[in-house]
Context: one part of a larger RNA
RNA sequence: GCCGGCGAGUUACUGUUUGCGGCCAGGUUAAGCACUUCAGGUGCGUAGCCGCAGCGAAAGCGAGUCUGAAUAGGGCGUUCAGUCGCAGGCAGUAGACGCGAAACCACGUGAUCAAUCCAUGGCCAGGUGGAAGGGGAUGUAAAAAUCCCUGGACGACCGAACCCGUUAACGUUGAAAAGUUAUGGGAUGAGCUGUGGAGAGGAGUAAAAGUCUAAUCAAACGUGGAGAUAGCUCGUUCUCUCCGAAAUAGCUUUAGGGCUAGCCUCGAGUGGUCCCUGCUGGGGGUAGAGCUACUGAUUGAGGAUAAGGGGCUACCCGCCUACUUUCCUCUACCAAACUCCGAAUACCAGCAGGUACAGCCCGGGAGUCAGUCUGUGGGGGAUAACCUUCAUGGUCGAGAGGGCAAGAACCCAGACCGCCAGCUAAGGUCCCGAAUUUCGUGCUCAGUUACUAAGGAAGUCCGAUUGCUGUGACAAUCAGGAUGUUGGCUUAGAAGCAGCCACCAUUUAAAAAGUGCGUAAUAGCUUACUGAUCGAGCAGUUGGGUGCCGAUAAUAAACGGGAAUAAGCCGAAAACCGAAGCUGCGGAUCCGCGCAAGCGGGUGGUAGGAGAGCGUAGCAGUCAGCGUCGAAGCGGUACGGAAACGAGCCGUGGAGCGGCUGCUAGUGAUUAUGCCGGC
Repeated sequence: GCCGGCGAGUUACUGUUUGCGGCCAGGUUAAGCACUUCAGGUGCGUAGCCGCAGCGAAAGCGAGUCUGAAUAGGGCGUUCAGUCGCAGGCAGUAGACGCGAAACCACGUGAUCAAUCCAUGGCCAGGUGGAAGGGGAUGUAAAAAUCCCUGGACGACCGAACCCGUUAACGUUGAAAAGUUAUGGGAUGAGCUGUGGAGAGGAGUAAAAGUCUAAUCAAACGUGGAGAUAGCUCGUUCUCUCCGAAAUAGCUUUAGGGCUAGCCUCGAGUGGUCCCUGCUGGGGGUAGAGCUACUGAUUGAGGAUAAGGGGCUACCCGCCUACUUUCCUCUACCAAACUCCGAAUACCAGCAGGUACAGCCCGGGAGUCAGUCUGUGGGGGAUAACCUUCAUGGUCGAGAGGGCAAGAACCCAGACCGCCAGCUAAGGUCCCGAAUUUCGUGCUCAGUUACUAAGGAAGUCCGAUUGCUGUGACAAUCAGGAUGUUGGCUUAGAAGCAGCCACCAUUUAAAAAGUGCGUAAUAGCUUACUGAUCGAGCAGUUGGGUGCCGAUAAUAAACGGGAAUAAGCCGAAAACCGAAGCUGCGGAUCCGCGCAAGCGGGUGGUAGGAGAGCGUAGCAGUCAGCGUCGAAGCGGUACGGAAACGAGCCGUGGAGCGGCUGCUAGUGAUUAUGCCGGC
């Protein structure tokens, strides 16, 4: 891991409610006793319990009573049948659907392991260094001291046994629940070790690490309290039918728990109350808008009615002001906590119509209290987040099908079953791939289509408008582009062209006291301007359509692919495809109406409520049931049923078994890191 077996809402009592039954203003016995065919029995037993009357704290009174001074008012009553069983639902008390703690307490068992201590024994190859002390010699007045010999101290040195366990590798379902190999530390000591002994669970022991106390230690192990408790996790076993939620509010040492309400279901009652549409009548202060209509904010201009500050003047009168505030006129403008105004919706009421659709009340049973994305209106955030928090719709949740390449929440659409029938929705119709290579006018050249902005550009198409233009525009080419004059000033110089000032006049078809380049300054080139050649549009501004750049990230990979110049985009038209939608045909079931025939409507579904069944084991009755002419079980098989399931036949097997009607339950397993066994 698989297979097989086992494995979870039970039982007792009490209460409540529903169904059925007995008796009924009553109902019923308990313990106990007697009898007995000894059982699922019969009888007695009226103590008790519930009901038939309530009110009051009570005395008490009583269809009333209490309060009260009250013959007042008010509170609770007076109308409504109960009770005892059996069965179902639910609750309470019990382990109370099953398994699961970490822990707590009591009483015991352990120091044969490891830790400490006590008693008594044992062990430490070999080698090295050479303390004190002693002797001799030298030395001295005597010493000290020095030298030699001796001596043999030491938590001394090197290193086996012995003890330890430094580093590394291996080992890591090991040879081993801590080892092996190499390397390493101690090795006369606070050494190692044998045997016997002491002390224990909030206790021992501890050169102290929360170490060790029998592979267990921040409180051992065994048994018991004990099925501790578990607002937590997991699991909870056959089928079909009807309905079908919630993820909210309030309170909560409450926030992943609970209680009540809300929303679901079942039963009984009520009946237009619900809902939709229309009309009529309401209140409002949102959106918007507005503000010399308030409270505030606020742009510019002009004027002062005034005050203050500053400056001038100063004896006074005064004057100015780009400062602050205020006022008037015009102008611009903002507000969730501004409003002179003010919708659409929504909400409330009345009337009428509709009856698909529900509503309301009483009672039994729940589940839900982590919601999610999306449209809209807001708050928070950064007018960020698959962000957060409200409101109001929808979806998912609990919803399959079609589309979006793929996809909970987007678009279409709500799956009772069957059909090799039809029509459509969203979305599509060149191929993959069902359906137009359909029709028509344009646009696009970017593969734009098939991600994005500010911004940028003689891309391109359509329109509007301004100016010039056959008295010849625009571009190009040819020619001219002069004179006073090198204007004056400045300056070393300043001659159109460093700079300052002025910018006149003449000749002209035209030509600046000069547009740019250039020179030291001149010179030179060029432009404006003019003529000629040429011969038809030219130059701007602006609106719209569609493209281009902007465009840089982590595999191709920002079209589903191929590919496409339409098979792209805009506008219009006709057809077709396309779903579990709708229709057709057949069938099942539920509900409503109906005497019926029939007609009409429904049948997605998690938590959950309600209903109807299948099967397993045993018991009772019954089938004068089946069975060695072969039971159960097992294997095979093309049958029946809407399902759980049930037959027939064949084989195996070798002795029991079934149908029906009831009853009783140790009654249904792919899942609990379930338990046991097999492989």